[in-house]
RNA sequence: GGAUGAAACUCUGAAGAGACUACUCCCGGGAAACGGAGUGGCGCCGAAGGGGACGAAAGCUCUCAGGCAAAAGAACAGGGAUGUUGGC
Repeated sequence: GGAUGAAACUCUGAAGAGACUACUCCCGGGAAACGGAGUGGCGCCGAAGGGGACGAAAGCUCUCAGGCAAAAGAACAGGGAUGUUGGC
């Protein structure tokens, strides 16, 4: 210096499981309903993270955290640009 791998950055795609229920608060109003938030209860999900097992790792396994309309997030996959860094 060049190209390239990984990581980070960015774009796109990306599943599963109760729009459950009780109480409290907010909104609403004569009173309710709808909606939102919080704290519990039972039932579930597995693909941020984490633990376990395994020779090692994991799309295995456990659900601590997280999640169970939408939104957000999301392992992983593909692309993009940039060179911090490894090797050549």